[in-house]
RNA sequence: GGGGACGUGGUGUAACGGGAGCACACCGCGGUCGCAUCGCGGAAAUGAGGGUUCGAUUCCCUUCGUCUCCA
Numbered sequence: 001g002g003g004g005a006c007g008u009g010g011u012g013u014a015a016c017g018g019g020a021g022c023a024c025a026c027c028g029c030g031g032u033c034g035c036a037u038c039g040c041g042g043a044a045a046u047g048a049g050g051g052u053u054c055g056a057u058u059c060c061c062u063u064c065g066u067c068u069c070c071a
Base pairs, nucleotide, nucleotide: 001070002069003068004067005066006065007064010024011023012022013021018054026042027041028040029039030038047063048062049061050060051059
């Protein structure tokens, strides 16, 4: 320098172009003499910019980062 894959809450991950979910973690409440387990509830995310579309995590372009292959 060129090719490919990936990027979603704090962490690990789902999501035919149509309500952004799950688990753990965190917070609150209940429960307990207390702690833990447990039950109920809550906050929190699509790497960035642009385009297509009635509608984009998803499709297209650019860009950033990580991993990998070739030279």